[in-house]
RNA sequence: CGUCCCGUGGUCGAGUGGGAAGACGCCCCUCUGAUAAGGGGGAGAUGGGUGGUUCGAUUCCACCCGGGACGA
Numbered sequence: 001c002g003u004c005c006c007g008u009g010g011u012c013g014a015g016u017g018g019g020a021a022g023a024c025g026c027c028c029c030u031c032u033g034a035u036a037a038g039g040g041g042g043a044g045a046u047g048g049g050u051g052g053u054u055c056g057a058u059u060c061c062a063c064c065c066g067g068g069a070c071g072a
Stems, first nucleotide, its partner, number of pairs: 001071007010024003018055001026042005048064005
């Protein structure tokens, strides 16, 4: 320098145009003599940024930022 992939709660990680899953973690209740495990419930997401397309964008497009793979 070129090509490609990725960026989503505290962490990991699905979904790929119309209601943002799940797991771990956190909080409450339950269970126990107690703790852990188990059971029930709850909170937590400007979806990296700025524009564009669209009635509508996490999803499509452009640029930028960050991370990675390959080639030179």
Predicted 3D model of a 72-nucleotide RNA (transfer RNA) from a Gemmataceae bacterium. The prediction has a mean pLDDT of 85. The source organism's lineage runs through Bacteria, Pseudomonadati, Planctomycetota, Planctomycetia and Gemmataceae. The RNAcentral record of the sequence draws on ENA. Its Rfam family is "tRNA". The family's RNA type in Rfam is transfer RNA.